[in-house]
RNA sequence: UUCGGGGUAGUUCAACGUAGAACAUCGGAUCCAUAAUCCGAAAAUGAGGGUUCAAAUCCCUCCCCCGAAA
Numbered sequence: 001u002u003c004g005g006g007g008u009a010g011u012u013c014a015a016c017g018u019a020g021a022a023c024a025u026c027g028g029a030u031c032c033a034u035a036a037u038c039c040g041a042a043a044a045u046g047a048g049g050g051u052u053c054a055a056a057u058c059c060c061u062c063c064c065c066c067g068a069a070a
Stems, first nucleotide, its partner, number of pairs: 001069007010023004017053001025041005046062005
């Protein structure tokens, strides 16, 4: 430099028309107490632009990570 894959919650991962799960965190219940268990809460689409009634998703540019080739 070129090509391919990836970037979503604190972490690991889903999602083509309401952005979800598990673990973690916080509050509560239970218990003599702790753990476990149960109930609840907060928390995210790398940046900008385009297409569309509607974009995490499709298109373009840029940034970052991984791999391959030269």
Background:
A computed fold for a 70-nucleotide RNA from a Minisyncoccia bacterium, annotated as transfer RNA. Rfam family: tRNA. The prediction has a mean pLDDT of 81. The sequence is in RNAcentral, with records from ENA. The organism belongs to Minisyncoccia, within Bacteria.